[in-house]
Molecule: Guanidine-I riboswitch aptamer
Organism: Symbiobacterium thermophilum
RNA sequence: GAUCAGGUUUUCUAGGGUUCCGCGGCGUCACGGCGCCGGUCCGGUCCGAGAGAAAACGCACAACCGGCGGGAGAGCGCCGGCUGUGUACACGGCGGGACAAAAGCCCGGGAGGA
Numbered sequence: 001g002a003u004c005a006g007g008u009u010u011u012c013u014a015g016g017g018u019u020c021c022g023c024g025g026c027g028u029c030a031c032g033g034c035g036c037c038g039g040u041c042c043g044g045u046c047c048g049a050g051a052g053a054a055a056a057c058g059c060a061c062a063a064c065c066g067g068c069g070g071g072a073g074a075g076c077g078c079c080g081g082c083u084g085u086g087u088a089c090a091c092g093g094c095g096g097g098a099c100a101a102a103a104g105c106c107c108g109g110g111a112g113g114a
Stems, first nucleotide, its partner, number of pairs: 007057006015047002020044002022041001023038006058087005064081006089109001091112001095107003
């Protein structure tokens, strides 16, 4: 200096806010409700991790099985199935963006640092 499955999805969690529900306060009421405010309300809905969890798919390699190719034969090559193994490591702003809003979301395994 270059290269990369350092992949995708789902369900969750840490975390996050306040549209909706609930809760609290105030006002109003025809007593059924309605309006405003409050997240400095444990909550339900909601958002949610590259550096959190699990699973599925995928990917890489190997064995075996099958098909095809090639060949005298075998080694071999390609494709499919199945099984096994692996899928590591990972410090990090400011600022900006979305939804009602915020965030460990997205820009972003970025800038930068080591």